This is a predicted structure of a 396-nucleotide RNA (Bacterial RNase P class A) from Andreprevotia chitinilytica DSM 18519. Rfam family: Bacterial RNase P class A. Rfam classes the family as a ribozyme. Model confidence (mean pLDDT): 79 of 100. The sequence was found by an Rfam model in a public genome assembly.
[in-house]
RNA sequence: GAAGCAGGCCGGAUCGUCGCUGCUCCCUUUGAGGCAACUCAUUUGGGAGGGGAGGAAAGUCCGGGCUCCAUAGAGCAGGAUGCCGGCUAACGGCCGGGCGGCGUGAGCCGACGGAAAGUGGAACAGAGAGCAGAACCGCCGAUGGCCCGCACUUAUUAACGUGAGUGUGGGAUCAGGUAAGGGUGAAAAGGUGGGGUAAGAGCCCACCGCGGACGUGGCAACACGGACGGCAGGCUAAACCCCAUCCGGAGCAAGACCAAGCAGCAGGCGUUGAAACGGCUCGUCGAGCCUGCGGGUAGGUUGCUGGAGCGUGCUGGUAACGGUACGCCUAGAGGAAUGACGGUCGCGGGAGGUUCGCCAACCGCACAGAACCCGGCUUACAGGCCUGCUUCGCAC
Numbered sequence: 001g002a003a004g005c006a007g008g009c010c011g012g013a014u015c016g017u018c019g020c021u022g023c024u025c026c027c028u029u030u031g032a033g034g035c036a037a038c039u040c041a042u043u044u045g046g047g048a049g050g051g052g053a054g055g056a057a058a059g060u061c062c063g064g065g066c067u068c069c070a071u072a073g074a075g076c077a078g079g080a081u082g083c084c085g086g087c088u089a090a091c092g093g094c095c096g097g098g099c100g101g102c103g104u105g106a107g108c109c110g111a112c113g114g115a116a117a118g119u120g121g122a123a124c125a126g127a128g129a130g131c132a133g134a135a136c137c138g139c140c141g142a143u144g145g146c147c148c149g150c151a152c153u154u155a156u157u158a159a160c161g162u163g164a165g166u167g168u169g170g171g172a173u174c175a176g177g178u179a180a181g182g183g184u185g186a187a188a189a190g191g192u193g194g195g196g197u198a199a200g201a202g203c204c205c206a207c208c209g210c211g212g213a214c215g216u217g218g219c220a221a222c223a224c225g226g227a228c229g230g231c232a233g234g235c236u237a238a239a240c241c242c243c244a245u246c247c248g249g250a251g252c253a254a255g256a257c258c259a260a261g262c263a264g265c266a267g268g269c270g271u272u273g274a275a276a277c278g279g280c281u282c283g284u285c286g287a288g289c290c291u292g293c294g295g296g297u298a299g300g301u302u303g304c305u306g307g308a309g310c311g312u313g314c315u316g317g318u319a320a321c322g323g324u325a326c327g328c329c330u331a332g333a334g335g336a337a338u339g340a341c342g343g344u345c346g347c348g349g350g351a352g353g354u355u356c357g358c359c360a361a362c363c364g365c366a367c368a369g370a371a372c373c374c375g376g377c378u379u380a381c382a383g384g385c386c387u388g389c390u391u392c393g394c395a396c
Stems, first nucleotide, its partner, number of pairs: 001392010012345007020052002023049005030041004054367001058378002061376005066251004073282004078247005083097005098112001099110004113242002118240002120236002136182002138178003143175003146171011190208006209231001210229002214225004255302004264293006276284002309328008346365004352359002
């Protein structure tokens, strides 16, 4: 100097004019109560002070707080997670570690329990795709058979010769042996080397792989070690399944309160048990429930912002995170407020000019808006800054 990896922060600032909104205080209008001071209100207007969108407010994917079912259980079904340990209110999250994969590396990713409980699947090719296969090609053919030659013995012949038997040499193969070599395939009876064999094969041996046991280290997942064993021939479980752990439901349009208003009728079921408890069964409880027709209301208050909250220091821990002391209060709308205009500055781009240091007209400034709240995950993001680490090149 270049290229990367991981983490963190900002993402406009300030001034002026006008405007919106919630809270507190003061004044005032209206109504009610009160002897009065004054109090209350879903009653008007004004003044002052403080405050007013996010790192993702998004997605609605997880987990909770909270509310109700509800007096509150069990089982089945169903669903979720899936290496080990820790953090947390909890989680499918986070942190650390193990194993596997990718990368030169810093690092990143993992839907990471079980294939020897069972079932299923893998096109085509191939002989054969898992209680798998061998007449696919090939190799052997020792043993028995076939062909040829030689020697010996024997039978026969006058002899040549012929038949039989034994031994031996050779040939090509049949029976048979084989799975080392080749082929097909993504994948084919562990791999490499040697011995052995008729030719071969863990048939035997060495090393590697695999297996269970043992020892050492570790809380553990696991790692290492030597010995023993010729040893089960795969893949797939985000296929069914098995195993372990966990899981009530519905949701702020949940709920609570106040005001106002109306109108019930008919049929069916029900203490031999209605409704309710997400599905089913048991169980609990104990009186209404369902259907049709018809009527009234949709107003207001609350829930609604002080929290598993935030900041700083110290402290424990590798870390996530915990403890402790001090400090802070940072929207609460209710069809939905936080805006508009202007100036200066900041950041980025930049016509043009240039004394090559710079100057500079002009343009632009991301993703995007709370709605009960919180912890995560995922996605979007113009531009800028900081910290640590890795690799390459050059110079000293």